[in-house]
RNA sequence: GCGCCGGUAGUGACAAUGCAGCACACCCGCCUUCCGGGCGGGAGGUCCAGGUUCAAGUCCUGGUCGGCGCU
Numbered sequence: 001g002c003g004c005c006g007g008u009a010g011u012g013a014c015a016a017u018g019c020a021g022c023a024c025a026c027c028c029g030c031c032u033u034c035c036g037g038g039c040g041g042g043a044g045g046u047c048c049a050g051g052u053u054c055a056a057g058u059c060c061u062g063g064u065c066g067g068c069g070c071u
Base pairs, nucleotide, nucleotide: 001070002069003068004067005066006065007064010024011023012022018054026042027041028040029039030038031037047063048062049061050060051059
């Protein structure tokens, strides 16, 4: 330099263009003498910039970061 794959909450990870969901962690309450544990509730997210579309995490273009391969 070229090609392929990927970037979604603090972490991991789903998502036919159609209300962004799950687990752990975090916060609050309840049970428990306490710890641990259990139960209920809550906050928190789509790498960046454009394009297409009524509507984009999803499709297209460019960029950026990471991984792998080739040279």